[in-house]
RNA sequence: GGAGUUGGCCAGGCAGCCGCCGCGCGAUCCGUCGCGCGGAGGAAAGUCCGGGCUCCACAGGGCAGGGUGCCAGGUAACGCCUGGGCGCUAUAAGUCCGACGCGCGAGCGCCGGGCCCAAGGCGACGGAAAGUGCAACAGAAACAUACCGCCGAUGGUUCAGAGAUGAACACAGGCAAGGGUGAAAUCGUGCGGUAAGAGCGCACGGCCGCGCCGGUAACGGUCGCGGCGGGCAAACCCCACCCGGAGCAAGGCCAAAUAGGCGGACUUCGAGGCGGCCCGCUGAGUCCGCGGGUAGGCUGCUUGAGGCGAUGGGCGACCAUCGUCCCAGAUGAAUGGCUGUCCACGACAGAACCCGGCUUAUCGGCCAACUCCCACU
RNA sequence: GGGCCUUUAGCUCAAUAGGUUAGAGCUGCGGACUCAUAAUCCGUCGGUUGCCGGUUCGAGCCCGGCAGGGCCCA
Numbered sequence: 001g002g003a004g005u006u007g008g009c010c011a012g013g014c015a016g017c018c019g020c021c022g023c024g025c026g027a028u029c030c031g032u033c034g035c036g037c038g039g040a041g042g043a044a045a046g047u048c049c050g051g052g053c054u055c056c057a058c059a060g061g062g063c064a065g066g067g068u069g070c071c072a073g074g075u076a077a078c079g080c081c082u083g084g085g086c087g088c089u090a091u092a093a094g095u096c097c098g099a100c101g102c103g104c105g106a107g108c109g110c111c112g113g114g115c116c117c118a119a120g121g122c123g124a125c126g127g128a129a130a131g132u133g134c135a136a137c138a139g140a141a142a143c144a145u146a147c148c149g150c151c152g153a154u155g156g157u158u159c160a161g162a163g164a165u166g167a168a169c170a171c172a173g174g175c176a177a178g179g180g181u182g183a184a185a186u187c188g189u190g191c192g193g194u195a196a197g198a199g200c201g202c203a204c205g206g207c208c209g210c211g212c213c214g215g216u217a218a219c220g221g222u223c224g225c226g227g228c229g230g231g232c233a234a235a236c237c238c239c240a241c242c243c244g245g246a247g248c249a250a251g252g253c254c255a256a257a258u259a260g261g262c263g264g265a266c267u268u269c270g271a272g273g274c275g276g277c278c279c280g281c282u283g284a285g286u287c288c289g290c291g292g293g294u295a296g297g298c299u300g301c302u303u304g305a306g307g308c309g310a311u312g313g314g315c316g317a318c319c320a321u322c323g324u325c326c327c328a329g330a331u332g333a334a335u336g337g338c339u340g341u342c343c344a345c346g347a348c349a350g351a352a353c354c355c356g357g358c359u360u361a362u363c364g365g366c367c368a369a370c371u372c373c374c375a376c377u
Numbered sequence: 378g379g380g381c382c383u384u385u386a387g388c389u390c391a392a393u394a395g396g397u398u399a400g401a402g403c404u405g406c407g408g409a410c411u412c413a414u415a416a417u418c419c420g421u422c423g424g425u426u427g428c429c430g431g432u433u434c435g436a437g438c439c440c441g442g443c444a445g446g447g448c449c450c451a
Base pairs, nucleotide, nucleotide: 001373002372003371004370005369006368007367008366009365010364012342013341014340015339016338017337018336020039021038022037023036024035025034026033027032041348045359046358048357049356050355051354052353053247054246055245056244065243066242067241068240069239070084071083072082073081074080085125086123087122088121089120094115095114096113097112098111100109101108102107126238127237131236132235133232134231147179148178149175150174151173154172155171156169157168158167159166160165187205188204189203190202191201192200206228207227208226209225210224211223212221213220214219251299252298253297254296261290262289263288264287265286266285267284272282273281274280306325307324308323309322310321311320312319313318343346378450379449380448381447382446383445384444387403388402389401390400396434405421406420407419408418409417427443428442429441430440431439
């Protein structure tokens, strides 16, 4: 310098004029006015997770239900993040082969394919050797078997032979190598072995369990011993851990009109009821007071797991200490419009209780780290 | 703002704890019956199961993410 990968940051700038919302100060004829300060986002979105806050419920424990799922760490917490383990995987470069073109030639260019595969990318990644279940169609058989096939050593029958024995049959039976079916066929390849075969034995490879060694652990090991038990848990299930419910339209405060409730005073001594009468109780009307509560208003409301800077710890996520700053709070809901100018001509999109994540949408620009290649020192 | 449900043919619904080519009624089209129409009978067309991805041998069904529609709360 070129090509690429990953991460972080920014999200048109400047100036003028006219407006809108909040807070503070001042003035006021209480209608407002002036000055100062602040005024959307990386996603404010989807509401998919986690928490704060508020109300309700709650002795403790268990069951049911739901969620999470390699390991360690971070965090208020998480299904998030960081680091590590394991598995899968792309492209460039490199290299090999082939075709074509150029070149006298060494070779170069380009296209196609193979091998090896960078920084990287992806992974719902506990358990299938506890149990249950499922696997359509095909196939003999999907966890317990034999359709074609191979064998028929052993046993049986027949034949030959004096006998030893040999031959035939494919009957009993043995086998799972090969064929065939399927998404998947009982560890793979090779050699030995056998009547034929088979982890039956051996070598190499694969997987599982135990031990030893390394590692905090997941896991790893050219180590030792034993073994070969197929798949699915985003099927039930088992194991470990976590989870009470609702949501700011939560919740709190103030509080009309009308109706109803409670208490007191006065009036009617009273229609009706407590089966006759009296007392008493329950009543009717007016006025006053009280409490609940609706409309409505206020609050919750923004100082917070906060931002910035420095120092220290940590590989990192992050944490600690110190300094400094206050940075939207509306409630028909503000954050806008016009003009000029510059450029790389401006995307997705608008807070509504608040945070941490994830996911989705998004014109572009800047920076850093890492990998490969080329040149120079 | 917050909480929840749902999506299969033009319409209304099925699809048995995942299995061959997703069914039924109405509608549409064609035929029969009728002088003609309706009703009735027979036949037939019509589906990217809202979209994208994953798990699985296999997905309408199981899981995740988007999109559309609907309901409730002052």

This is a predicted complex of two RNAs, RNase P RNA and transfer RNA, with 451 nucleotides together. Rfam match: Bacterial RNase P class A. It is annotated as a ribozyme.